[in-house]
């Protein structure tokens, strides 16, 4: 440093498969990314649950929703 070089990753969308879902895995496909590599530590938002008029518990999910923390390519 994405108006460079060499790679990378891969949104929607489909087809299969798991989950009560939110969503995840795999092919396939490319909106985009300079960390769109890890990490659920915070705040956000989404989903289940007891209770249930609301609040409120309690347990997931989202890392491409924002900070942070590590790791990495020139």
């Nucleotide at each position: 440093g994405a108006u460079a070089a060499a790679g990378c990753c891969a949104a929607a969308c489909c087809c299969a498969u798991c989950g009560c879902g939110a969503g995840g895995u795999g092919g396939g496909g490319a909106c985009g990314g300079a960390a769109a590599g890890c990490c659920a530590c915070g705040g956000a938002u989404c989903u289940c649950u007891a209770a249930a008029a609301g609040u409120u518990u309690g347990a997931g999910a989202u890392a491409g929703c924002c900070g942070g923390g590590u790791u990495g390519c020139c």
c-di-GMP-I-GGC riboswitch aptamer from a soil metagenome, 74 nucleotides, folded computationally.